[in-house]
């Protein structure tokens, strides 16, 4: 210089002018005000209620080891297995010698299997026969070679045979495997065995280990009016059913309609207390597994100790608009310069770790590989 691994960061600033939302102050006015994801709501945890003697069962989820953590399905470090020349990068990675089943198409056969082609016929029959044998394959042997298939009961040479086959041997590969090393996961491996035990648990199951349910629309305080509840007071003429409550009928006394005639209408409730819930209010709410430095332990995840620092708290729901300089980037230009002009993805709603996803644009560390100069 190129093309590539991994990891960390930024995400515009400053000035002023209106508005907005908390603090704060008599006031004027001061201070404060979105994110690396506030997002998806995907895991977990504080918190708050309900429920809960203890056990199992079902159900649900984790699922290589070991740590870190409040806790994780999260993080770190190894282990295996697969990738890549390499930095590095994937992996739901327990158990198929407990049981049940599942394998489409194609093939003879898909699990303690099978002969379609094919080989081969030593032995027993056949035909032929110079009687030495020969020949064709009917019993039958074989599974090497051919073909299916994702998969076909090691793999490669040599022996060995009628042809073959772990039937025998070398080497590979597999099985168990004493020891050894490590906390574990695992390695490593004297020595034994001709090989058995195929695949598929993201089929059901088995093992082992966790899990009570709802969520700040969680709870909690304070409370209108309206209509229900409870208790008390006062009324409720007259005539009927009915002990009473409590219904029906009449309409005089009365109330209304300003007053008074007429005439209409109403004719039984009214009052205070106390309770329960609703609107509205108020908490809950932001000092917290909090930030920033140092120091120390530790390969790290992380942890202790110092010292500092307070950093949104809304509730139809503020965080905004403009107007001016810097400044990043981006276009034209040899330059001065000019033009585009802050320009991705998104926006807290109880509060915290993860993860997962979105994103213009830039910066810095390490590292691999390839070519060149010195």
């Nucleotide at each position: 210089c190129c093309g590539g691994u991994g990891g960390a960061c930024c995400a515009g600033g400053g000035c002023g002018u209106c508005g907005c939302u908390g603090c704060u102050g008599a006031a004027a006015g001061g201070c404060a005000g979105a994110g690396g994801a506030a997002a998806g709501u995907c895991c977990g945890g504080g918190c708050u209620c309900c429920g809960c003697a203890g056990g199992g069962c079902a159900g649900u989820g984790a699922g290589c080891c070991u740590g870190c953590u409040a806790a994780c399905g999260g993080c770190a470090g190894g282990g295996c297995g697969g990738g890549g020349c390499g930095a590095c990068c994937c992996g739901a990675c327990g158990g198929a010698a407990a049981g049940u089943g599942c394998a489409a198409c194609a093939g003879a056969g898909a699990a303690c299997a099978g002969a379609c082609c094919g080989c081969c016929g030593a032995u027993g029959g056949c035909u032929c026969u110079u009687c030495g044998g020969a020949g064709a394959u009917c019993a039958g042997g074989c599974a090497a070679g051919g073909g299916u298939g994702a998969a076909a009961c090691g793999g490669u040479g040599g022996g060995g045979u009628a042809a073959g086959a772990g039937c025998c041997c070398a080497c590979c590969g597999c099985c168990g495997g004493a020891c050894u090393g490590g906390c574990g996961a695992c390695a490593g491996g004297a020595c034994g065995g001709g090989c058995a035990c195929g695949g598929c648990a993201a089929a059901c199951c088995c093992c082992u280990c966790a899990c009570g349910g709802a969520g700040c629309a969680a709870g909690a305080c304070c409370a209108a009016a309206u209509a229900g509840g409870c208790u008390g007071g006062c009324g409720u003429a007259c005539u009927c059913c009915u002990c009473a409550c409590g219904g029906a009928g009449c309409g005089a006394g009365g109330a209304u309609c300003g007053g008074c005639c007429c005439g209409a209408u109403c004719g039984a409730g009214c009052c205070a207390g106390c309770g329960g819930g609703u609107a509205g209010g108020u908490u809950g709410c932001u000092a917290g597994a909090g930030g920033u430095g140092g120091c120390g332990g530790g390969u790290g995840a992380c942890c202790g100790c110092c010292a500092u620092c307070c950093c949104a708290g809304a509730g139809g729901a503020a965080u905004g608009a403009c107007g001016u300089c810097c400044u990043c980037c981006c276009c034209a230009g040899c330059g001065a310069u000019g033009g585009g002009c802050a320009g991705a993805c998104a926006g807290a709603a109880c509060c915290c770790g993860g993860c997962u996803u979105a994103c213009c644009g830039g910066u810095c560390c390490a590292c691999c590989g390839g070519c060149c100069c010195c």
Molecule: Bacterial RNase P class A
Organism: Holophagaceae bacterium